[in-house]
Context: one part of a larger RNA
RNA sequence: CUCUGCUGAAGGAACUCGGCAAAAUGCACGCGUAACUUCGGGAUAAGCGUGACCCUUCUUCGGGCAACCGGAGGGGGGUGGCACAGACCAGGGGGUAGCGACUGUUUAUCAAAAACACAGGGCUCUGCGAAGUCGCAAGACGACGUAUAGGGUCUGACGCCUGCCCGGUGCCGGAAGGUUAAAAGGAGGAGUGCAAGCUCUGAAUUGAAGCCCCGGUAAACGGCGGCCGUAACUAUAACGGUCCUAAGGUAGCGAAAUUCCUUGUCGGGUAAGUUCCGACCUGCACGAAUGGCGUAACGACUUCCCCGCUGUCUCCAGCAGAGACUCA
Numbered sequence: 001c002u003c004u005g006c007u008g009a010a011g012g013a014a015c016u017c018g019g020c021a022a023a024a025u026g027c028a029c030g031c032g033u034a035a036c037u038u039c040g041g042g043a044u045a046a047g048c049g050u051g052a053c054c055c056u057u058c059u060u061c062g063g064g065c066a067a068c069c070g071g072a073g074g075g076g077g078g079u080g081g082c083a084c085a086g087a088c089c090a091g092g093g094g095g096u097a098g099c100g101a102c103u104g105u106u107u108a109u110c111a112a113a114a115a116c117a118c119a120g121g122g123c124u125c126u127g128c129g130a131a132g133u134c135g136c137a138a139g140a141c142g143a144c145g146u147a148u149a150g151g152g153u154c155u156g157a158c159g160c161c162u163g164c165c166c167g168g169u170g171c172c173g174g175a176a177g178g179u180u181a182a183a184a185g186g187a188g189g190a191g192u193g194c195a196a197g198c199u200c201u202g203a204a205u206u207g208a209a210g211c212c213c214c215g216g217u218a219a220a221c222g223g224c225g226g227c228c229g230u231a232a233c234u235a236u237a238a239c240g241g242u243c244c245u246a247a248g249g250u251a252g253c254g255a256a257a258u259u260c261c262u263u264g265u266c267g268g269g270u271a272a273g274u275u276c277c278g279a280c281c282u283g284c285a286c287g288a289a290u291g292g293c294g295u296a297a298c299g300a301c302u303u304c305c306c307c308g309c310u311g312u313c314u315c316c317a318g319c320a321g322a323g324a325c326u327c328a
Stems, first nucleotide, its partner, number of pairs: 001323008010314002014312001019309001027051005036041001038157001052079012080084001092307004097302002099299002104116002120155007132141003158294004163224003168221002170217005177212003183206002188201005225243005252286001253283001264280005
């Protein structure tokens, strides 16, 4: 010096990306327990007290014929220690916000999460020899099921909701019309032959699906504007004009896991706060099942604050053990 343990004056997070690590808490009984809440919870919330041993008294249970033996609990009095749940074992707590409802699942070997799943919700396909899937096929799964079933896809408990656009793409429907293949058809033409014929070519006309066309459909893929003016201070613009569009973003939320400018501005917390919380709205570039906004409970998730506690630190010191190192 390194590792593993232990102790520490005063201070107590000043350490650090961050209380990482350590310390502290820890059990039983009694008392007591907030916001919020889906009334179940939250909750061991938080917080406070007691606990060993001896004497005495009372209650009670079991065994035994009984003497008595064993156990549980209450009251009163006392004794000793630094320490009485004496070692070991054995929750730190509270507040705020984000995300995900929850218990679960995952990158075997750097990621456990806000990712996946989930119950619930929607759309869509499927009438049974089902749709779908595997196979060349036979056949099999689906299912010894039958639309309260099975497949696909999106969303993701619950609460309040889920606006406008069908022009493009997709899907669904449409006995008309247009286009259109093989095929049918055969006017007409060509070659050859004396001819009959043979061999070619071939216009009308008839001819599916598809496409065009006409409708529907967004919890289908997706999309959801610009400029100018206007109110008796100023500022702003309920209002007006105009251009474009399929339609111009509704409710709710908003410097956000989204805000570039930005450490926006104001308020709170600190002596001091690029983080945090509450507001504002100028949303570079939120927004409604690629769901929007809330939400009790839950989380080895993430952010900020407080109490307790501490060698994380001010600032290091000592002890024990194992190495390193020297000698043998």